[in-house]
Context: one part of a larger RNA
RNA sequence: AGACGGGGACCCGCACAAGCGGUGGAACAUGUGGUUUAAUUCGACGGUAAGCGAGGAACCUCACCAAGGCUUGACAUGCUACUGCAAACUCCGUGAAAGCGGAGCUCCUUCGAGGGUGUAGCACAGGUGCUGCAUGGUUGUCGUCAGCUCGUGCCGUGAGGUGUACCCUUAAGUGGGGUAACGAGCGCAACCCCUAUGCCUUGUUGUUUUUUCAAGGCAGACUGCCUCGGAUAACGGGGAGGAAGGCGGGGAUGACGUCAAAUCAGCAUGGCUCUUACGCCUUGGGCGACACACGUGUUACAAUGGACGGUACAAUGGGUCGCCAAAUCGAAAGAUGGAGCUAAUCCCAACAAAACCGUUCUCAGUUCGGAUUGAGGUCUGCAACUCGACCUCAUGAAGCUGGAAUCGCUAGUAAAUGCGUAUCAGACACGGCGCAUUGAAUACGUUCUCGGGUCUUGUACU
Numbered sequence: 001a002g003a004c005g006g007g008g009a010c011c012c013g014c015a016c017a018a019g020c021g022g023u024g025g026a027a028c029a030u031g032u033g034g035u036u037u038a039a040u041u042c043g044a045c046g047g048u049a050a051g052c053g054a055g056g057a058a059c060c061u062c063a064c065c066a067a068g069g070c071u072u073g074a075c076a077u078g079c080u081a082c083u084g085c086a087a088a089c090u091c092c093g094u095g096a097a098a099g100c101g102g103a104g105c106u107c108c109u110u111c112g113a114g115g116g117u118g119u120a121g122c123a124c125a126g127g128u129g130c131u132g133c134a135u136g137g138u139u140g141u142c143g144u145c146a147g148c149u150c151g152u153g154c155c156g157u158g159a160g161g162u163g164u165a166c167c168c169u170u171a172a173g174u175g176g177g178g179u180a181a182c183g184a185g186c187g188c189a190a191c192c193c194c195u196a197u198g199c200c201u202u203g204u205u206g207u208u209u210u211u212u213c214a215a216g217g218c219a220g221a222c223u224g225c226c227u228c229g230g231a232u233a234a235c236g237g238g239g240a241g242g243a244a245g246g247c248g249g250g251g252a253u254g255a256c257g258u259c260a261a262a263u264c265a266g267c268a269u270g271g272c273u274c275u276u277a278c279g280c281c282u283u284g285g286g287c288g289a290c291a292c293a294c295g296u297g298u299u300a301c302a303a304u305g306g307a308c309g310g311u312a313c314a315a316u317g318g319g320u321c322g323c324c325a326a327a328u329c330g331a332a333a334g335a336u337g338g339a340g341c342u343a344a345u346c347c348c349a350a351c352a353a354a355a356c357c358g359u360u361c362u363c364a365g366u367u368c369g370g371a372u373u374g375a376g377g378u379c380u381g382c383a384a385c386u387c388g389a390c391c392u393c394a395u396g397a398a399g400c401u402g403g404a405a406u407c408g409c410u411a412g413u414a415a416a417u418g419c420g421u422a423u424c425a426g427a428c429a430c431g432g433c434g435c436a437u438u439g440a441a442u443a444c445g446u447u448c449u450c451g452g453g454u455c456u457u458g459u460a461c462u
Stems, first nucleotide, its partner, number of pairs: 001462002003459003007456007015446002019409005026299008034290002042053002064285007073124001077123006084117002089104006107115002126274002129272003135268002137263003140259001142257001147186006153162003166177003192251004197219007222245001225239005288428001301402001305361006317348003322341002327336003368399001373394007415438007
């Protein structure tokens, strides 16, 4: 100087407390361990792995397994030789395909051989093979915590200290005061974006007018005003006006560093290693197995509900290899159809769902719950057996609120409700990311639990 303490003082955080809703029990979905397997490819493992890489495994992807094949190679550059011929394409045999064997058809030209291509050979290609403890880049975490440092000066033999301690204050090393320190840098804050109010301009595809809306610009909030407290300061409490008040709400933004944290399988890359194979192609299988254990979710266990009928109100988005209207057919999934739209125009799209009004069920394993299974269909796609989604009929499992324990959330939040979208032929999405609708309860307080900050103290630790 640090680190640590079941030492002290002060302070903060959904950290506890006060509340609301969950997880842990059930079924299913999904990830992981384990086991199994020819293979169940690989990585991630307390917090900081486990609906994670994967924003989408039927083939492909694909790295795994079995079998069949290729060896200058699926891909790049160069050299030599053979010559032949455009490359392509078509047909035949064999085959699961790849491949192998054979036949046919055939370029431009300045006629040098060049371009292209094939065969043989040589340099080489190739590797999702190993090492994240050789690395770059990127990322998680402490933590959006308030810290981390430097120059000169001063103090100390020195390591180092001071500055950055102290008082008040703040979300903040924020600001004020004070001070052997005076200044400065990276962080904080502000500058950026969205949002809440008004005004101006412009406007078709929007608006019947006013409005709303869209795009651009401006104003507005600064403790500016009043009052009390305070050291006359910084600042704090209250008030006025105001759409908004003391950081108005949200986002982007992550200091010095820590964990030899993660990633050689995004990419790049040193070294090592394979080279008729650890490279490449193909068919089929596997990544989807299932006694079990764990994580994350969805649906429920019902009457604040289920069913049926009626009736309202959104926003974000997406669309030309696309979104697909009207109309017709079908009980439905869907089919036929083809208008419109490169989109504020047309379409997805419906009247969003919960909500509200009426009828019914009357506490039951039920008109709750929907797993599982049987049958029949629809769609995508070469192809739905392993292994897709959806529709209809039938079937109708567990489950009556969940032990110890444990998680999220402080306001347009939690909870509830639906809608959109990336990936994508389709889809195992109940996941991810967004959007709006309805819309709470509680916070006395900081003793305790966890994490963190500042000062101080002890130490057989570094």

Source information
This is a predicted structure of a 462-nucleotide part of an RNA (small-subunit ribosomal RNA, 3' major domain) from a bacterium. Model confidence (mean pLDDT): 83 of 100. The sequence was found in a public genome assembly.